[in-house]
């Protein structure tokens, strides 16, 4: 200078973090639903299954 092989032990799965399993991405994968439409409405802290936190209603002291 050309050519080939590696760089995924990586990144994500609608509101914080861990633990296991699941799927998806090669630069994308991913950013919930409802409403013609906002300074509207409704759900859930999870992808699943669990634990901590944080939030909101009740009860007791």
């Nucleotide at each position: 200078c050309c050519g080939c092989c590696a760089u995924a032990u990586g990144g994500g799965g609608a509101u914080g973090g861990g633990g296991u399993c699941c799927c998806c991405c090669g630069a994308a994968a991913u950013c919930g639903c409802c409403g013609a439409a906002u300074u509207g409405g409704c759900u859930g802290a999870u992808g699943a299954c669990u634990c901590c936190u944080g939030c909101c209603g009740c009860c007791a002291a």
A computed fold for a 61-nucleotide RNA from Methylocapsa sp., annotated as Fluoride riboswitch aptamer (crcB RNA motif). It was read from a public genome assembly, where an Rfam model found it. Of the family's consensus pairs, 100% are formed in the model.